RNA sequence: GAUAGAGGUUGCGCCUGUUAUCAGUAAUCCGUCUGAUGUGGCAGUCACAGGGGAGGGCGGAUAAAAGGAACCGGCGCCGAAGGGGUGUUUUACUGCAGGGCAUUUCCUGGGCAUGUAUUUAAGAGGUACAUGACUGUCAUCGGCAGAUGGGGCGCUAUC
Numbered sequence: 001g002a003u004a005g006a007g008g009u010u011g012c013g014c015c016u017g018u019u020a021u022c023a024g025u026a027a028u029c030c031g032u033c034u035g036a037u038g039u040g041g042c043a044g045u046c047a048c049a050g051g052g053g054a055g056g057g058c059g060g061a062u063a064a065a066a067g068g069a070a071c072c073g074g075c076g077c078c079g080a081a082g083g084g085g086u087g088u089u090u091u092a093c094u095g096c097a098g099g100g101c102a103u104u105u106c107c108u109g110g111g112c113a114u115g116u117a118u119u120u121a122a123g124a125g126g127u128a129c130a131u132g133a134c135u136g137u138c139a140u141c142g143g144c145a146g147a148u149g150g151g152g153c154g155c156u157a158u159c
Stems, first nucleotide, its partner, number of pairs: 001159005008078001011077005017071003027062008037049004041096005081108003084104008109135002112132008137150005
């Protein structure tokens, strides 16, 4: 260097379906009170709607969806993949922020639990950091049991 392979307290990702959540919320309509703002993610600009009633309050009727999650099944796999950075595109324009796509030897061995921060409608889930036990692998020490340490650019087998 090539080929093959292993990790498992649900190993990882993708897709269909189902379920709950979102939510008796948004939205639409009706009644009533009010009366100048409202919409385009945020700020500025610009545009549009608005006393022929913007927006809001209260009462009532109908009543969602997306993103996110869990599970069944299927598919692809074991840097599986996730996060961060950069570039590009899109959301009226500029900046920020969000979404999509591409790229990256920048970070993370793997899942679990707890805490903090952040994202989120969310106390679900994700991410980062810390702590704890566990698991796999290698190195060192050891008679064994085991202890300590490392990081996937790793480990095992074959050539």
Lysine riboswitch aptamer from a mouse gut metagenome, 159 nucleotides, folded computationally. RNAcentral holds the sequence, with entries from MGnify.